RNA sequence: GCCCUCGUAGUUCAAUGGAUAGAACAGCACACUCCUAACGUGCUAAUCGAGGUUCGAUUCCUCGCGGGGGCA
Numbered sequence: 001g002c003c004c005u006c007g008u009a010g011u012u013c014a015a016u017g018g019a020u021a022g023a024a025c026a027g028c029a030c031a032c033u034c035c036u037a038a039c040g041u042g043c044u045a046a047u048c049g050a051g052g053u054u055c056g057a058u059u060c061c062u063c064g065c066g067g068g069g070g071c072a
Stems, first nucleotide, its partner, number of pairs: 001071007010025004018055001027043004048064005
């Protein structure tokens, strides 16, 4: 330098054109308990950036940024 792949809550993962982006763990509050843990209920919290296509983009296209891999 070229090619492939990935980027979504604090973390690990779903959602592959459709309406409110979902779950687990973590965090906070409440309830339970003599107290703690566990269990239960609720809350907070995310699409790497900029453009494009589309009625509609997490998804498709282009460029860039970052992680991983391959070739030279």